Predicted 3D model of a 350-nucleotide part of an RNA (small-subunit ribosomal RNA, central domain) from an uncultured delta proteobacterium.
Context: one part of a larger RNA
RNA sequence: UUGGGCGUAAAGGGUGCGUAGGCGGUUUCUUAAGUCUGGCGUGAAAGCCCAGGGCCCAGCCUUGGAAGUGCGCUAGAAACUGAGGAGCUUGAGUGCCGGAGGGGAGAGUGGAAUUCCUGGUGUAGCGGUGAAAUGCGUAGAUAUCAGGAGGAAUACCGGUGGCGAAAGCGACUCUCUGGACGGUAACUGACGCUGAGGCACGAAAGCGUGGGUAGCAAACAGGAUUAGAUACCCUGGUAGUCCACGCCGUAAACGAUGGACACUAGGUGUCGGGGGUAUCCACUCCCUCGGUGCCGCCGCUAACGCAUUAAGUGUCCCGCCUGGGAAGUACGGCCGCAAGGUUAAAACUC
Repeated sequence: UUGGGCGUAAAGGGUGCGUAGGCGGUUUCUUAAGUCUGGCGUGAAAGCCCAGGGCCCAGCCUUGGAAGUGCGCUAGAAACUGAGGAGCUUGAGUGCCGGAGGGGAGAGUGGAAUUCCUGGUGUAGCGGUGAAAUGCGUAGAUAUCAGGAGGAAUACCGGUGGCGAAAGCGACUCUCUGGACGGUAACUGACGCUGAGGCACGAAAGCGUGGGUAGCAAACAGGAUUAGAUACCCUGGUAGUCCACGCCGUAAACGAUGGACACUAGGUGUCGGGGGUAUCCACUCCCUCGGUGCCGCCGCUAACGCAUUAAGUGUCCCGCCUGGGAAGUACGGCCGCAAGGUUAAAACUC
């Protein structure tokens, strides 16, 4: 390479948008590039295969034939693929009507709590632990009441509930703004799917500049524990955590499960919508579309399990795997302020 694979054995890219490319609904006409059929030419000799001949035979040699998947030219076929024309509406999109949502950005406003400050009451303890001590307190703490300051987070509602491509999103109000869903069937008429490169987004930590700092808290200091204790426990505490702008680009970035479409028993819960039944109304019951869970046939699986949200049955496109270690390392390239990221071996060894 062929092949076989990727939930857990090696293997799905963190996520989206999209370029090239690959693939692509339905009807009809044309064309004849692919495709198919016939003919002609070519396809050196030797060799292989077949038939014959020469060395007594054979090996070997020799004559003729056949074959030669291929290429070119030519005549034809028109189902399929391609190309061109004309259509269609189911795919896709638009319009109109409607409701749901912690989707995003900015601005503003609350209440609870912690801490600090001021004042009042009040007196000897508080705090902390397995037990203690460090620590705080007669310069009046802890407790309690009133007032004030400031930062961060938004109890209950809250839910295998909702929204978002993923990362992620939770007090309330306003402004700006994206997407999805249901109904309708007015419009466009295949405009689609995927997507190497590319571009954008991307938790936490970390970095740069400036601000902010209540609580928490790497580092650090002290107290304990211990044989030791550079820990676990305690008292403190700086970066950081927060904001603005700019970097970084990684995670068990997980459903450890790429995306799209079609098909293949059901049952039950829940969220958003629509229709019917019923009714004074609200319920109830039935049907249906979209999401999100649980259970369970067929089928699949090494098993566990998956099972209309597939890991079933198929088609298309992308990414990735190929024994363990060395190693996601070295070297080189690219990116980064740095930390480092990305791409990615070999010797050697089992």
It matches the Rfam family "Bacterial small subunit ribosomal RNA". The RNAcentral record of the full RNA draws on ENA and Greengenes.